Predicted 3D model of a 109-nucleotide RNA (SAM riboswitch aptamer (S box leader)).
[in-house]
RNA sequence: AACUUAUCAAGAGUGAGGGUAGGGAACUGGCCCGAUGAUCCUCCGGCAACCCUGAGUGCAAUCGAAGGGUGCCAACUCCAGCCUCGAUCAUUUCGAGGAGAGAUAACUA
Numbered sequence: 001a002a003c004u005u006a007u008c009a010a011g012a013g014u015g016a017g018g019g020u021a022g023g024g025a026a027c028u029g030g031c032c033c034g035a036u037g038a039u040c041c042u043c044c045g046g047c048a049a050c051c052c053u054g055a056g057u058g059c060a061a062u063c064g065a066a067g068g069g070u071g072c073c074a075a076c077u078c079c080a081g082c083c084u085c086g087a088u089c090a091u092u093u094c095g096a097g098g099a100g101a102g103a104u105a106a107c108u109a
Stems, first nucleotide, its partner, number of pairs: 002108001004106005013044001015043004022033003027081004045073003050069003053064003077101001082098006
């Protein structure tokens, strides 16, 4: 890298240092963040509770804990793109569901 399963509407930084010009996964369109220094890296802080772990159960569900392994801390996964349905319509716009893609965890090898 890959398979499978689960989750993705909540939550958490006006911190310190480094560093430079773009950044928000990719493409297109939109919208936003960024020299009042973003994205990124380190430290500190925090959130959450997937795994280890306590209770519980026939198995589960469910309820805990936060020491360890991950993860996360602008905007719904920032929004749309493809399909279906509904409303509206001159163009269109809006809403719901799904697919696809992506992210994270656990598991397999």

Model confidence (mean pLDDT): 82 of 100.